RNA sequence: GGGGCCAUAGCUCAGUGGUAGAGCGUUACUUUCGCAUAGUAAAGGUCGAGGGUUCAAAUCCCUCUGGCUCCA
Numbered sequence: 001g002g003g004g005c006c007a008u009a010g011c012u013c014a015g016u017g018g019u020a021g022a023g024c025g026u027u028a029c030u031u032u033c034g035c036a037u038a039g040u041a042a043a044g045g046u047c048g049a050g051g052g053u054u055c056a057a058a059u060c061c062c063u064c065u066g067g068c069u070c071c072a
Base pairs, nucleotide, nucleotide: 001071002070003069004068005067006066007065010024011023012022013021018055026042027041028040029039030038048064049063050062051061052060
């Protein structure tokens, strides 16, 4: 210098155009003499940034940033 993959909740990840989700974690409540387990509920997200296409974008296209990797 060139190619590929990844970026979504505190962590690990799903979601391939039409309401943003799961597990773990956190908080509250129930259960217990108490703890743990279990159950119920809640909080927590400008989907890395900017632009484009579309009635509608986490998703498709372009550029940029960061990380991993391959070639030279």